RNAcentral holds the full RNA, with entries from ENA. A computed fold for a 553-nucleotide part of an RNA from a Phycisphaerales bacterium, annotated as large-subunit ribosomal RNA, domain I. Rfam family: Bacterial large subunit ribosomal RNA. Model confidence (mean pLDDT): 82 of 100.

[in-house]
Context: one part of a larger RNA
RNA sequence: GGUGCAUGGUGGAUGCCUAGGCGUCCAGAGGCGAUGAAAGACGUGGUAACCUGCGAUAAGCUUCGGGGAGCUGGUAAACAAGCAUUGAUCCGGAGAUGUCUGAAUGGGGAAACCCGGCGUCACCCAAUAAGUGGCGUCACUGGCGUGUGAAUGCAUAGCGCGUCAGAGCUGACCCAGGGAACUGAAACAUCUCAGUACCUGGAGGAAAGGAAAUCAACCGAGACUCCGUGAGUAGCGGCGAGCGAAAGCGGACCUAGCCCAAACCGGUCUUCGGACCGGGGUUGCGGGCCCUCGAGGAGUUACAAAGGCACGGCCAACAGAACGGUCUGGAAAGUCCGACCACAGUGGGUGACAGUCCCGUAUGUGACAGCCGAAGCCCUCCGUUGAGAGGAGUCCCAGAGUAACACGGAUGCCGUGGAACUCCGUGUGAAGCCGGGGGGCCCACCCUCCAAGGCUAAGUACUCCUGGACGACCAAUAGUGUACAAGUAUGGCGACUGAAAGGUGAAAAGUACCCCAAUAAGGGGAGUUAAAAGUACCUGAAACCAUGUAUCU
Numbered sequence: 001g002g003u004g005c006a007u008g009g010u011g012g013a014u015g016c017c018u019a020g021g022c023g024u025c026c027a028g029a030g031g032c033g034a035u036g037a038a039a040g041a042c043g044u045g046g047u048a049a050c051c052u053g054c055g056a057u058a059a060g061c062u063u064c065g066g067g068g069a070g071c072u073g074g075u076a077a078a079c080a081a082g083c084a085u086u087g088a089u090c091c092g093g094a095g096a097u098g099u100c101u102g103a104a105u106g107g108g109g110a111a112a113c114c115c116g117g118c119g120u121c122a123c124c125c126a127a128u129a130a131g132u133g134g135c136g137u138c139a140c141u142g143g144c145g146u147g148u149g150a151a152u153g154c155a156u157a158g159c160g161c162g163u164c165a166g167a168g169c170u171g172a173c174c175c176a177g178g179g180a181a182c183u184g185a186a187a188c189a190u191c192u193c194a195g196u197a198c199c200u201g202g203a204g205g206a207a208a209g210g211a212a213a214u215c216a217a218c219c220g221a222g223a224c225u226c227c228g229u230g231a232g233u234a235g236c237g238g239c240g241a242g243c244g245a246a247a248g249c250g251g252a253c254c255u256a257g258c259c260c261a262a263a264c265c266g267g268u269c270u271u272c273g274g275a276c277c278g279g280g281g282u283u284g285c286g287g288g289c290c291c292u293c294g295a296g297g298a299g300u301u302a303c304a305a306a307g308g309c310a311c312g313g314c315c316a317a318c319a320g321a322a323c324g325g326u327c328u329g330g331a332a333a334g335u336c337c338g339a340c341c342a343c344a345g346u347g348g349g350u351g352a353c354a355g356u357c358c359c360g361u362a363u364g365u366g367a368c369a370g371c372c373g374a375a376g377c378c379c380u381c382c383g384u385u386g387a388g389a390g391g392a393g394u395c396c397c398a399g400a401g402u403a404a405c406a407c408g409g410a411u412g413c414c415g416u417g418g419a420a421c422u423c424c425g426u427g428u429g430a431a432g433c434c435g436g437g438g439g440g441c442c443c444a445c446c447c448u449c450c451a452a453g454g455c456u457a458a459g460u461a462c463u464c465c466u467g468g469a470c471g472a473c474c475a476a477u478a479g480u481g482u483a484c485a486a487g488u489a490u491g492g493c494g495a496c497u498g499a500a501a502g503g504u505g506a507a508a509a510g511u512a513c514c515c516c517a518a519u520a521a522g523g524g525g526a527g528u529u530a531a532a533a534g535u536a537c538c539u540g541a542a543a544c545c546a547u548g549u550a551u552c553u
Stems, first nucleotide, its partner, number of pairs: 001552009015538001016503002020474002022471007029463002031169002039101003042055003046079001049075003061095006070083003106115003116138008140166009173204001174202005184191001188238001214221002225252005235243002257455003260399001264279006284433001287397002291391002293388001296382004307378003311373004317365003323338003327334001339356002341345001347359003404428007414440001435450005491496001510537001513525004
C1' cells in the first nucleotide's frame, strides 16, 4: 500500500408523517371605483424585527345581536401595566374614524413629495396687517339647461354658470375593429398554419343571436341559442398539402313573443313646405284606415311601473344519545371480561388503534340588524270612448340614395368558377300591392316569404372569488414557483428572473450541580426521559474519511 471484516465519523437517501398543494362535483357570487377603487408608502403595541390587524379615534372606537370565563393577535417565552359575571377577550350585522400616494382630479412632480387660490374658524398679536395651523373647496370630458358673446346685421364660434354622468382596476368567458409568422405542402409563390397568436375598443353576469324579404320541395316546417346525428357526407382544393358545410332527424329550453315609423283623428306652432305632442296601429292563407255585432284581460324578464305584508334562504349560534373493570405498558384508545347508544359507527383530537373521554356528527332549534330569492296576497295597469269576431267597399298606408346593377374586395364548403345568396368601398340608381325578395348563372310556370326601424327570458360559455363535499390524486428533488420571513433572498440599468429551506419529545421535563478546558467550542460524571431522541435534535442507506484486526506483497 491492496483486499476482507469490525467499530466509528461524515452525509442525508429510505421509511413513516403533514401543516400545503392538485383535481372533480354541488351551491353561491359574478364585480370594485370621484361617498376616492385595485395596489401601495409611512405609521400604529409598554416591545428591536418580520407577519397579521388597524389609520393620528391607528392589534383599535360606537351600537345592535350571539356567547359565558377568562383576556391584552402570530413568530415568542418572560416581565410590566391593566381589563373582566355592572358580562371582558371572542364571533356576526350596522355605523364612525380612515395619514400620504395611486384614475388622482387646485398647480407641479423623479408616486407616497413640493407650492398655491378662495371661504371660514382658531392661535399669535395693539391690529381686520404679517405669520402659523384646523376644516371646506378649486381638474378634465360629454349630455341637458342657462348666461354672456367676436370677425359680422341676425347669428355662430368662443368664454362662463348650474346639474347629471364618465374616467381607473379586474381571472377566464363574450362581441366588434385590426391582424402575423414560424410551420405544413417533405423546396416554394396560390394554399396552409388562421381569422389562430397578438394589439385596440366595448359590455355583461353571461355575451352574442332572435320572432323569416328563413328553409324546404310540390310534402311540408315554423324565432334564436346549445348538444348529438347527418358526416369526414355534399363539396372546395397548385383537385396537392389539406379544408369542410347545410337541410333533415333526436334532445336541452319554451303555456315567448312584442314595440315603433306610416295612413287616419285631435291639439299646439308655422316661414304654409310642414314640425312637434297625444290617440290610433304593426301584418303576407295580406294587414290597416273607413262602415255593422259586443266583455273581461294583463303584470314586475322584453311588451308600463313602484311599494307593503306574509314565506324561504344567507350572514353569529344553541341543544345533541351511550362504559366500566382487568392485563401489558412510560402512557390504553390495545388484550381479556361484562354492558350500553345509534335518524349519531363522516371526521379530527386525546401519552399506541376510542360509536359511548373531548370537539363534533344525525336530528331539531335560532336573528335586533343587514342582504338575497321566489312569487302568494294587498297592489298596479289596460278595456266597455271597443279587447275580440264576422261581412262589404275603397285603393289611403306599409322603413330610398334603399334594393338592384357595374367595378374592387370579403364571408360561407365555394381558391372567379356556370357562382346565385350575404356583407363592405366607389359610382349609377328602381318599383310602390296589378308591388317586391328568394328557391345556386339566366328565363318561364309554380312554391314561399315581405328587406332597407327596434326590444326580448330560458336552454349555452367561464371562474379572480366564497362555502361545502369527495378523490384506485401528490407526500417535501413529489404536489403550486411558494407546506418555512415566497414572488421572499439572490441576479439584472431595465423589461424581467427567481431559489433553497418541513419533522426533539406524550410533555421542555431543553441536562440543576461537579470536573477537564484554549472561559460563548467540546467533553467526562450527575440528572430528565419510555428512549438522549440533546434545539447541528425521528429513522439515519451509499459515496467519502478514520481506527482496529486478519491476510497478501